Predicted 3D model of a 72-nucleotide RNA (transfer RNA) from a Candidatus Woesearchaeota archaeon. The sequence is in RNAcentral, with records from ENA. Its Rfam family is "tRNA". About the family: Transfer RNA (tRNA) molecules are approximately 80 nucleotides in length. It is annotated as a transfer RNA.

RNA sequence: GCCCCUGUAGCUUAGCGGUAGAGCGCAUGGCUGUUAACCAUGAGGCCGCCAGUUCGAAUCUGGCCGGGGGCG
Numbered sequence: 001g002c003c004c005c006u007g008u009a010g011c012u013u014a015g016c017g018g019u020a021g022a023g024c025g026c027a028u029g030g031c032u033g034u035u036a037a038c039c040a041u042g043a044g045g046c047c048g049c050c051a052g053u054u055c056g057a058a059u060c061u062g063g064c065c066g067g068g069g070g071c072g
Stems, first nucleotide, its partner, number of pairs: 001071007010024004018055001026042005048064005
């Protein structure tokens, strides 16, 4: 330098065109003599950034940035 994969909640991840789910963690309540465990409820992300396509984009296209891998 070129090519490929990847970037979603604090962490690990699902979703692949119709305004985003889960597990763990966190908060509150219940239970318990207390803690833990367990049960219930809840908060938390406009999906790396900027453009484009579309009635509509996390999802398609281009550029840039970060991470991983391959080739030279």